[in-house]
RNA sequence: GGGCGGCUAGCUCAGCUGGUGAGAGUGCCUGCUCGACAAGCAGGAGGUCACUGGUUCGACUCCAGUGCCGCCCACCA
Numbered sequence: 001g002g003g004c005g006g007c008u009a010g011c012u013c014a015g016c017u018g019g020u021g022a023g024a025g026u027g028c029c030u031g032c033u034c035g036a037c038a039a040g041c042a043g044g045a046g047g048u049c050a051c052u053g054g055u056u057c058g059a060c061u062c063c064a065g066u067g068c069c070g071c072c073c074a075c076c077a
Stems, first nucleotide, its partner, number of pairs: 001073007010026004019057001028044005050066005
């Protein structure tokens, strides 16, 4: 330098044939339970879906660019 994949909750990830709640597990907070802890049960908070722009009536989803991470190939020494 070229190609491919990924970026969504604190963490690990799903969701994407564009369409009325943005989700799961785990963690966190509160309560119940227990003599107490753990476990269990119930409820709750937490997200500008990496960033910018575009297409569209409508974008996490499509298009372009940028950034970061990973893999492969090539080049130089």
Transfer RNA from a Clostridia bacterium, 77 nucleotides, folded computationally. Its mean pLDDT, the model's own confidence on a scale to 100, is 80. Its Rfam family is "tRNA".